[in-house]
RNA sequence: CUCAUCACGAGGAGUUGAGGGACCGGCCCGACGACACUCCAGCAACCACCCUCCGGGGCAGGUGCUCCAUCCGGCAGGCGGCAGCGCCUGAAAGAUGAG
Numbered sequence: 001c002u003c004a005u006c007a008c009g010a011g012g013a014g015u016u017g018a019g020g021g022a023c024c025g026g027c028c029c030g031a032c033g034a035c036a037c038u039c040c041a042g043c044a045a046c047c048a049c050c051c052u053c054c055g056g057g058g059c060a061g062g063u064g065c066u067c068c069a070u071c072c073g074g075c076a077g078g079c080g081g082c083a084g085c086g087c088c089u090g091a092a093a094g095a096u097g098a099g
Base pairs, nucleotide, nucleotide: 001099002098003097004096005095006094011040012039013038014037015036019029020028021027023074024073025072026071041066042065043064045063046062047061049058050057051056070093075090076089077088078087079086080085
């Protein structure tokens, strides 16, 4: 850079010690130790492997993931409403995998 997926799913312990949730605005999480690292456990998106009636299924090896929908909105289009706002679609950005 390209392609695919992101409304489902999945927790504990130890170490550390203050911020963290990408950014902004909100709103959340955090000394009842967040975040990070390690171990065990689990989940099952991609790759690998096996089966296949080719629709899919199994497996858990390689990555990944296991608070809140990618936490919500941030740009555009449409619908409803007097409005605040709400709903739908798509994008941008981000994350993960493969090349």